About this RNA
SAM riboswitch aptamer (S box leader) from a Bacillota bacterium, 179 nucleotides, folded computationally. The prediction has a mean pLDDT of 76. Of the family's consensus pairs, 94% are formed in the model. The source organism's lineage runs through Bacteria, Bacillati and Bacillota.
[in-house]
RNA sequence: CUCUUAUCAAGAGCGGGGGAGAGAAAGGCUCUAUGAACCCCGGCAACCGGAUUCGUCCUGUAUAGAAAGCCCCGGAUUAGCGAGCGGCUUUUUGAAGGGAAAGCAUAUACAGUGCGGAUCGCCCGGUGCCAAUUCCUGCGGGUCGGCGGCAUGCAGCCGGUCGUCCUGGGAGAUAAGGG
Numbered sequence: 001c002u003c004u005u006a007u008c009a010a011g012a013g014c015g016g017g018g019g020a021g022a023g024a025a026a027g028g029c030u031c032u033a034u035g036a037a038c039c040c041c042g043g044c045a046a047c048c049g050g051a052u053u054c055g056u057c058c059u060g061u062a063u064a065g066a067a068a069g070c071c072c073c074g075g076a077u078u079a080g081c082g083a084g085c086g087g088c089u090u091u092u093u094g095a096a097g098g099g100a101a102a103g104c105a106u107a108u109a110c111a112g113u114g115c116g117g118a119u120c121g122c123c124c125g126g127u128g129c130c131a132a133u134u135c136c137u138g139c140g141g142g143u144c145g146g147c148g149g150c151a152u153g154c155a156g157c158c159g160g161u162c163g164u165c166c167u168g169g170g171a172g173a174u175a176a177g178g179g
Stems, first nucleotide, its partner, number of pairs: 001179008013041001015040003021031003026137003042130003047126003050120007058112007071099003079089003134171001139168004144163004148158003
């Protein structure tokens, strides 16, 4: 110097120094010797970091851990469905029944990383900020009102003009990240 994102209606000293300017630029409008910029102190805020806490994803550890299956024992016209008969399914390529191990799904607790929310600023670091909405306006769109013009029987119309409000943009400021 530039790009991206977020924010810009709230908040902040009756201090010390300093001396004439200040509010980005332009136009306005303001502030200022009842002291401007600027410096110090003080304060405000919470953008980034940090801390605390909550939620959540994932990972690890611990505990618990069903049914079925595998494995072991077991040995039979066995077991299941069905109110029952018929029937269907299963069974010596081991039924009923019993058992062991492992530990999946899952749950709980703890720890860690990521993400999100809240809180903190007397736990602390990096900035920022401390008249007026970013003091207002400037380009586009809309709204309402006054005036003007056009049209006119009424309703109305206008890339006229002045102002209100809303909205988008531009410019600017600050933060965080990138070039």